[in-house]
Molecule: c-di-GMP-I riboswitch aptamer
Organism: uncultured Methylobacter sp.
RNA sequence: UUUAUUUUGAGCCAUACCUGUUGUGAAGCAGGGGCGGAAAGCCAAGGAACUGUGGGAAUAGUUCUGGAGAUAGCCGGGUUGGAAAC
Numbered sequence: 001u002u003u004a005u006u007u008u009g010a011g012c013c014a015u016a017c018c019u020g021u022u023g024u025g026a027a028g029c030a031g032g033g034g035c036g037g038a039a040a041g042c043c044a045a046g047g048a049a050c051u052g053u054g055g056g057a058a059u060a061g062u063u064c065u066g067g068a069g070a071u072a073g074c075c076g077g078g079u080u081g082g083a084a085a086c
Base pairs, nucleotide, nucleotide: 005085006084012037013036017032018031019030020029021028022027035073041079042078043077046075047074050069051068055065056064057063058062
């Protein structure tokens, strides 16, 4: 220095839910909260599920499809980092 494993801290992040706010929506942001997490840090040009406004198709009601969007705490991949011990 690299990889893997174990593990520490009064350290880090932060589910569901609540409040406010943005959005048609999935969901995002801020505050509270804490289920959990050794990458639950970052990346949306792999896959899966989710939303669906334009458009298209069908249609009794409405439904299907869907450019597109959101999600990294769905999986995979890339990349950056962390105390101690071996």